Predicted 3D model of a 96-nucleotide RNA (Bacterial small signal recognition particle RNA) from Gammaproteobacteria bacterium UBA4421. NCBI's taxonomy places the organism under Bacteria, Pseudomonadati, Pseudomonadota, Gammaproteobacteria.
RNA sequence: UCUUGGUCCCCUCGCGGCGAUAUGCUGUGAACUCCGCCAGGCCUGGAAGGGAGCAACGGUAACAGCGGUUUCGGGCGCGAGGUGUGGCUAGGUGGG
Numbered sequence: 001u002c003u004u005g006g007u008c009c010c011c012u013c014g015c016g017g018c019g020a021u022a023u024g025c026u027g028u029g030a031a032c033u034c035c036g037c038c039a040g041g042c043c044u045g046g047a048a049g050g051g052a053g054c055a056a057c058g059g060u061a062a063c064a065g066c067g068g069u070u071u072c073g074g075g076c077g078c079g080a081g082g083u084g085u086g087g088c089u090a091g092g093u094g095g096g
Stems, first nucleotide, its partner, number of pairs: 002092007009084001010082007018073003024066005034059003042051003
């Protein structure tokens, strides 16, 4: 110098795992200063009716839990491919 391997680095892809996380589910759930609907009662009217509106009921905000179908992350693991006279290393051939 040429060449055969191993390993690490760079890029891409795949699979797995870890952490976080969306939709979703469950529970609680704004006494009154969330929404709807408003029994009773109250007000109004000669009456028919109307009005405001507490409790209850339904829902929402919020909180807690489950879950991880979604998304994201990385000096996590393994593999495949690409790039490079890349680093380190074990050999072989030839020359000095």

The sequence was found by an Rfam model in a public genome assembly. Its mean pLDDT, the model's own confidence on a scale to 100, is 78. Its Rfam family is "Bacterial small signal recognition particle RNA". It is annotated as a non-coding RNA gene.